[in-house]
Parts: sequence; C1' cells; structure tokens
RNA sequence: GUCGGAGUGGCGGAAUUGGCAGACGCGCCAGCUUGAGGGGCUGGUGCCCGCAAGGGCGUGGGGGUUCAAGUCCCCCCUCCGACA
Repeated sequence: GUCGGAGUGGCGGAAUUGGCAGACGCGCCAGCUUGAGGGGCUGGUGCCCGCAAGGGCGUGGGGGUUCAAGUCCCCCCUCCGACA
C1' cells in the first nucleotide's frame, strides 16, 4: 500500500430484519441478614436541564439517506488479520 474484520455504560458483551439503545453477567452504591467479615437476598446504577411531572443528548469522529440509523452509504481515526 491492497483486501477483510472490529470499535456500544466503569469492564465483558447483546441488540444480525433499519423500529423502546445498553438485555445478560461482572463491578459499584444503598438496605436486609451476621458479633464482624465473607457469602446470600432485595433495590438502584450513562450524561445534562428541571422542585417535580417531564424534556434533551448519547453506540470511535464528521457528513449523508430515511418518518425512524448501533444497524445502510461516504470520508477520517484507532486496533486486529491476510496479502504484497
């Protein structure tokens, strides 16, 4: 350089047909249980605005298509593989 694959919460990882983004697990926070710790159980856990109800933003970065994009198209960045 050419071709192919990948990039999603703190971490792993789903969403594969374009139709509620973050299921599920780990971690973390709070509570219960314990003399205490561990374990177990229950609830919570992206960001911003708002007293609240609610609203907005968010899938590596930028643009496009569409009523609607993590998903399709274009450019770029990073990583992995093959070829040269």
The RNA shown here (transfer RNA) has 84 nucleotides and comes from an Acidimicrobiales bacterium. Its Rfam family is "tRNA". Rfam classes the family as a transfer RNA. The source organism's lineage runs through Bacteria, Bacillati, Actinomycetota, Acidimicrobiia and Acidimicrobiales. Model confidence (mean pLDDT): 80 of 100.